Model confidence (mean pLDDT): 88 of 100. The RNA shown here (c-di-GMP-I riboswitch aptamer) has 76 nucleotides and comes from a Nitrospirota bacterium. The organism belongs to Nitrospirota, within Bacteria. The sequence was found by an Rfam model in a public genome assembly.

[in-house]
RNA sequence: CCACCGAAAGGAUAAGAUCCGGGCAACCGGAUGGCGCAAAGCAACCUGUCCCGUGAGGGAUCGAGGGGCUGUCGAA
Numbered sequence: 001c002c003a004c005c006g007a008a009a010g011g012a013u014a015a016g017a018u019c020c021g022g023g024c025a026a027c028c029g030g031a032u033g034g035c036g037c038a039a040a041g042c043a044a045c046c047u048g049u050c051c052c053g054u055g056a057g058g059g060a061u062c063g064a065g066g067g068g069c070u071g072u073c074g075a076a
Stems, first nucleotide, its partner, number of pairs: 005074002013036001017032006035063001041069002045066003048061005
């Protein structure tokens, strides 16, 4: 220095719910809040799930799984 791993320390983030706003909707944004999380950081590539649509198709979800990129610390 790198990998595995996840003690400690220092931090970071923010579920549900409530209020306000956007959207046909899924859902998203802000504030309060704190369930949790060692990638619960980023991203829609694959899958799953959800919404719109007669269908073709379009949209949403990464705190659903996989893969990808990036990242803090250094005990056993």